[in-house]
Context: one part of a larger RNA
RNA sequence: GAUUGUGUACGCUUAGGAUGCUGGCAUUAGUAGCCUUAAACGACCCGUCUUGAAACACGGACCAAGGAGUCUAACAUGCUUGCAAGUAUGUGGGUGUCAAGCCCUUGUGCGUAAUGAAAGUAAACGUAGGUGGGAGCCCGCAAGGGUGCACCAUCGACCGGCUCUGAUCUACGUGUGACGAGUCUGAGUAGGAGCAAGUAUGUCGGGACCCGAAAGACUGGUGAACUAUGCCUGAAUAGGGUGAAGCCAGAGGAAACUCUGGUGGAGGCUCGUAGCGGUUCUGACGUGCAAAUCGAUCGUCAAAUUUGGGUAUAGGGGCGAAAGACUAAUCGAACCAUCUAGUAGCUGGUUCCUGCCGAAGUUUCCCUCAGGAUAGCAGAAACUCGUAUCAGUUUUAUGAGGUAAAGCGAAUGAUUAGAGGCAUUGGGGAUGAAACAUCCUUAACCUAUUCUCAAACUUUAAAUGUGUAAGAAGUCCUUGUCACUUAGGUGGACGACGGACAUGCGAAUGAGAGUUUCUAGUGGGCCGUUUUUGGUAAGCAGAACUGGCGAUGCGGGAUGAACCGAACGCGAGGUUAAGGUGCCGGAAUGCACGCUCAUCAGACACCACAAAAGGUGUUAGUUCAUCUAGACAGCCGCACGGUGGCCAUGGAAGUCGGAAUCCGCUAAGGAGUGUGUAACAACUCAACGGCCGAAUGAACUAGCCCUGAAAAUGGAUGGCGCUCAAGCGUGCUACCCAUACCUCGCCGUCAGUGUUAUUAGAGUAUAUGCUGACGAGUAGGCAGGCGUGGAGGUCCGAGUAUAGAAGCGCUGGCAGUGAUGCCGCGUCGAACGGCCUCUAGUGCAGAUCUUGGU
Repeated sequence: GAUUGUGUACGCUUAGGAUGCUGGCAUUAGUAGCCUUAAACGACCCGUCUUGAAACACGGACCAAGGAGUCUAACAUGCUUGCAAGUAUGUGGGUGUCAAGCCCUUGUGCGUAAUGAAAGUAAACGUAGGUGGGAGCCCGCAAGGGUGCACCAUCGACCGGCUCUGAUCUACGUGUGACGAGUCUGAGUAGGAGCAAGUAUGUCGGGACCCGAAAGACUGGUGAACUAUGCCUGAAUAGGGUGAAGCCAGAGGAAACUCUGGUGGAGGCUCGUAGCGGUUCUGACGUGCAAAUCGAUCGUCAAAUUUGGGUAUAGGGGCGAAAGACUAAUCGAACCAUCUAGUAGCUGGUUCCUGCCGAAGUUUCCCUCAGGAUAGCAGAAACUCGUAUCAGUUUUAUGAGGUAAAGCGAAUGAUUAGAGGCAUUGGGGAUGAAACAUCCUUAACCUAUUCUCAAACUUUAAAUGUGUAAGAAGUCCUUGUCACUUAGGUGGACGACGGACAUGCGAAUGAGAGUUUCUAGUGGGCCGUUUUUGGUAAGCAGAACUGGCGAUGCGGGAUGAACCGAACGCGAGGUUAAGGUGCCGGAAUGCACGCUCAUCAGACACCACAAAAGGUGUUAGUUCAUCUAGACAGCCGCACGGUGGCCAUGGAAGUCGGAAUCCGCUAAGGAGUGUGUAACAACUCAACGGCCGAAUGAACUAGCCCUGAAAAUGGAUGGCGCUCAAGCGUGCUACCCAUACCUCGCCGUCAGUGUUAUUAGAGUAUAUGCUGACGAGUAGGCAGGCGUGGAGGUCCGAGUAUAGAAGCGCUGGCAGUGAUGCCGCGUCGAACGGCCUCUAGUGCAGAUCUUGGU
């Protein structure tokens, strides 16, 4: 060097196999879905404010159309894009396809430097510093080592200001201001990050989400045809009554004058018509004849009368016989226009779907209490890392504490009762002439006991709760510095280009951890157990811990915000919880043992009430008595004598009353338990005996039952009904069913981990697997979608359409969780759509909404 064989690696090719994804076709059974009808079961009406609404709280007859977070300026933050120590653009000019775009010039805004009141000064000792943490990268088999971005922590340095220091120069000034110091200060430097545009969210100003005042303004105007009052000029007002002054006549009188009879015809006089008014019926009417009328009744009626026309007075003005009356159906300030879309911390309303997360009614401040700001709670967007650390938990170790309890023969304070004492003090008394003499007594006092208490008492003293620790930022060794410390290199503090110790690293269990930015809603709360304050109490008011309702459905409590059970994607099967199992009603008229009878039985937590006190209802028990030496109960018998006890009394003999209450005989019989009498009598009881033959009496306890226990529509263990229960008490099994638990399928969300495509790569994905966990929700946030009007592009070299577009109707079909979309049939007759972008006067059930219709 060649050849051959074997093995390994890589590449290519072929064959076979496995797995995943996917297209088409076929198949039957079963199941699901939609509509209609009938019956059964469940089921209160939406919206709204509210702790709480089916509410006897408000809005709502029905239909169509309209109808409410917009635009703008500024700012903040996030994201996207362009350029970048710059960036954007205005004037002017040039160019141009002439409102665009492009280019030039020079300005301007923001940025590139700060600081100081300002004059002013002005960011390198350094590889732009040191230390600790720090991803990544490099070396290494590993252990480990090196380098260490961003960022964080910390110590220095630099710039400005401030406080010191005060060399030098000097025109001597409060001048200049070098080197330096500071535990002082800045929105600074420390190898730039900005500018512009777009977009989303938020804030503030604008009508500012929409509708809504009572007011205000002054700015301008219109009204005295209503009505108020004045003035001018006109008009109108039966018939009676009364009978002023004056006058006449007569009479009287000395006269003054008086009287009588006439005449006369006055009057804010009278009756009363027209007129004007408007009292009563509280009449009629009361969608009227009428936005003030009609009837009867009533006031006035020659005047302060009524009235026509003209004229004057005008809105903070008039006019007013004064009522805040009147000033054009308006008056405690007219009407019209304007400011003006006035403002409203108040009321009402605020329009499609799905997915994910998900509150607060508390803190502080406010001319704050129907409201805001602030922190908290919530969401979204991210960033730095990958077991570091963290925790509503337990354990171990070690602290702090003065509540509960306990205590008061321990302190403080309160407090009952006797006992003992008698030095002292006070009161009362006895003996005594008196005595600090004696004695008795009573309070205080002392001593040992005794009873009962404390939020602001306590020796003692829990439980629960609470602090700290359980290591690498550590421990040990070696060693350095120090003005501290020590007798002392003795201690202490701070260190080290020293060393050693490493994955059972110093208890358990569980969990990815940490950081930043922006912002919504909320800031009326309510309920339960326990603790607790006020109050007689309350479904009362106020607190604490915790759990709920609010914001929440489901099973149970008949009914029900909060109680018991249990929290929810869509289905199938199984099993339970609480609660039930006579029927309504799914499930034992189950089993076992007791109790209870109610002419008002009872019947299941919260909870829908009942007490003290009673019962010879019944049941169970406790204590004490009696009893075969015969009880208790029943029937029968005896129930005497002293003695008519004494006193008192008109009388009192057991029995009106008072005191006393013996003896005898007896089986037993009270100087008498009642009835009775004027007083006796008589009867009876206690007591005793006979018959009988075994239990009896009293007091108390507590189960059920009963009494106590009366209210207005008829009435509620939920109803029916139930009685060795279907009631009450106790026990045992079985059974019933929730959206809970278990299993399975599917949907969604989140997390982990692959494949594939693409890319220079990092990576990313709307493509596609595997694994696991999870799924409630008001206010609110975010994401992804559906629909409407308009604009640009595009849709076989051009989407649908007179072979029928849109619209409208329909008990029809298909797809999607859904908003919705597509198809079919009918009607109709000329336009319309899909996709990608952009844009908005873009979605209705409500607003005593607006307009029209019914």